This is a predicted structure of a 530-nucleotide part of an RNA (small-subunit ribosomal RNA, 5' domain) from an uncultured bacterium. Rfam family: Bacterial small subunit ribosomal RNA. Rfam links the family to the GO terms structural constituent of ribosome and ribosome. The coordinates come from a structure-prediction model, not an experiment, and the mean pLDDT is 84. The full RNA is in RNAcentral, with records from Greengenes.
[in-house]
Context: one part of a larger RNA
RNA sequence: GGAUGAACGCUAGCUACAGGCUUAACACAUGCAAGUCGAGGGGCAGCAUGGUCUUAGCUUGCUAAGGCCGAUGGCGACCGGCGCACGGGUGAGUAACGCGUAUCCAACCUGCCUUACACUCUUGGACAGCCUUCUGAAAGGGAGAUUAAUACAAGAUGUUAUCAUGAGUAAGCAUUUUCGCAUGAUUAAAGGUUUACCGGUGUAAGAUGGGGAUGCGUUCCAUUAGAUAGUAGGCGGGGUAACGGCCCACCAAAGCCACGAUGGAUAGGGGUUCUGAGAGGAAGGUCCCCCACAUUGGAACUGAGACACGGUCCAAACUCCUACGGGAGGCAGCAGUGAGGAAUAUUGGUCAAUGGACGGAAGUCUGAACCAGCCAAGUCGCGUGAAGGAAGACAGUCGGUAAGAUCGUAAACUUCUUUUAUCAGGGAGUAACCGCCGCUACGCGUAGCGGUCUGCAAGUACCUGAAAGAAAAGCAUCGGCUAACUCCGUGCCAGCAGCCGCGGUAAUACGGAGGAUGGGAGCGUUUUCC
Repeated sequence: GGAUGAACGCUAGCUACAGGCUUAACACAUGCAAGUCGAGGGGCAGCAUGGUCUUAGCUUGCUAAGGCCGAUGGCGACCGGCGCACGGGUGAGUAACGCGUAUCCAACCUGCCUUACACUCUUGGACAGCCUUCUGAAAGGGAGAUUAAUACAAGAUGUUAUCAUGAGUAAGCAUUUUCGCAUGAUUAAAGGUUUACCGGUGUAAGAUGGGGAUGCGUUCCAUUAGAUAGUAGGCGGGGUAACGGCCCACCAAAGCCACGAUGGAUAGGGGUUCUGAGAGGAAGGUCCCCCACAUUGGAACUGAGACACGGUCCAAACUCCUACGGGAGGCAGCAGUGAGGAAUAUUGGUCAAUGGACGGAAGUCUGAACCAGCCAAGUCGCGUGAAGGAAGACAGUCGGUAAGAUCGUAAACUUCUUUUAUCAGGGAGUAACCGCCGCUACGCGUAGCGGUCUGCAAGUACCUGAAAGAAAAGCAUCGGCUAACUCCGUGCCAGCAGCCGCGGUAAUACGGAGGAUGGGAGCGUUUUCC
């Protein structure tokens, strides 16, 4: 000098863009953050419509109140499907195939999506809910009766699927793999709305996403030198989507290490960021990719996918409720609170856009996201006026004291302009879809065209106009390094200081004043890195 997720002191006008718990992975009140589908199902708690009955009022066919009917719209709870493994947070652990890079899987899986082929037949018994009832303070639980389905189960059919046997074929580094053939065995399915759609099953392939293996790279300590029995390997099995001591029985005794094993300390890794002419050195906050974690430890279930942040079970600590028998909870989601700390924001708005889940769609949900609020915490930009103006005014300061110098064209004064701030008027882009209506084309359910509908931010940005020089400058330094000097006070005191050093009576170094210098809505100090 540059940089910083910065803090502190003094000061502070505005826009835009980006940023904001680095500390206690400490504890959390409250609200929200994952639902959706009635075009899978039985139903009807609540709302609306309709029908019907009763009562009341009178206009005698209408109004009001109450009851009944799932008949219609729809729909709380329930069964069922899909999603909840994404998105969002954090960096505790991890020195590891965790990450980066390269290669391999002849050792693998893949819901939704795309393509192709084939199929979708016949039946059955339950469980929720509703109803009856018991029990508990509650959380909840038990019993009985009855019931539907795209829930569950049985049978049929069945391929290029799986398995076994047989004889071939081509290939490979190998355990082997490819291609057909024959025989036998095993395994599927679901309907809905209403009329062309949404689905269901099997197989083959693709795409996407994942799983695994290996080479190389990946901090410090030798004041850590030996360490290891499932340990290193084999055979046979189990397990897995799959390979493998991953696990097990047996055999055999190996494998690692001074090219640093083992142990200890520290740490998420990378793209990148800062600095530097570079080589290097340092860092890993925001954004993107990967990994790990979800109060602590362990475990599996469901599922295409989890050993699952807002799922389950067990144990532990903590907090809360309790009728003392027993229960409930998990902000490292968004806000917010306490604590810690030098220190870090609103218990805001909207699903309008982008994206996601579900749905045929309309649509619903979405603290993802987009916006707004707070903070000079950063960067860029703009402003605090411009031109003229010498009696070189008064005051201040210095002074060798009737002088003169300086502040200083600075002010006053004259003319001009109005960015920004204020007020008034106008006023966007972000919107394209989807849907609805109409038309056109043809391969007749798709495409195209026209119209219509949709904006949180926001009457914001922006534009135009109005008035008035008005409403807007502080900070640090001035001995040398280092740009900028005098006076007064103090007298090795009070104090300064990054280094050298200054102060003991003429201090350009302390304190004040005047002047000057520097950068400027900032300036200075401190932390850390180069």